[in-house]
This record gives sequence, C1' cells and structure tokens, in this order.
RNA sequence: ACGCGACAAGGGCAAACCCGUCGAAAGCCGGGGACGCAAAGCCACGAGGCUACCGCCGCCCGUCGUCCACACGACGCGCGCGCCAGGCCGGUCGGGUUGCCGAA
Repeated sequence: ACGCGACAAGGGCAAACCCGUCGAAAGCCGGGGACGCAAAGCCACGAGGCUACCGCCGCCCGUCGUCCACACGACGCGCGCGCCAGGCCGGUCGGGUUGCCGAA
C1' cells in the first nucleotide's frame, strides 16, 4: 500500500413505533426511541421499488354550437381499483467517490 474484519479501543449512524413541521401523495425534516450497520458517509449513474399534484385517457352529468330529438364537436363539475416522473426511496442489489481503527 492492497485486501480483510475482532464479543479490540475510542467514537459514529439509527429500523419499527410515537409526537410535531412540511407535502396532493410517496416521503423529507426535527424530537423521542433502538432493530440493526465497517461505510447504515456522500452521489443518485444502472437495475428495482413507492407515489400521481399537473397532464393524458375513459365514463357520468350540465352548458353551448342549434327551437326539439339523435349524432358530432367545444367547454366545465364530478368519478376511475386507467396511464404517466419532471416527484421520491437508497437500511433492495450493483456502480462511482471519500474515510476511522488494526487482532487474526
């Protein structure tokens, strides 16, 4: 130096859950709390996963084009166990990058 990782030393992080903030949601953040973690530090490039405000699509209703009906079209409210990431996760796996300690 590279690998490796101990019931070592000194430290570090913090799952579930609870409370609060933000957010449409997924989820983030703060406090409490510890299941675990040698990169459970950072990035978010690949795979994977989560969500769907907006948008698109479908349906119902209403208004208008048009006095009435049908059909068609436009617009609007509502609904969808329908699509979509430009939103997320990274403590699912891989990749990149930085780093503490030193038994075997």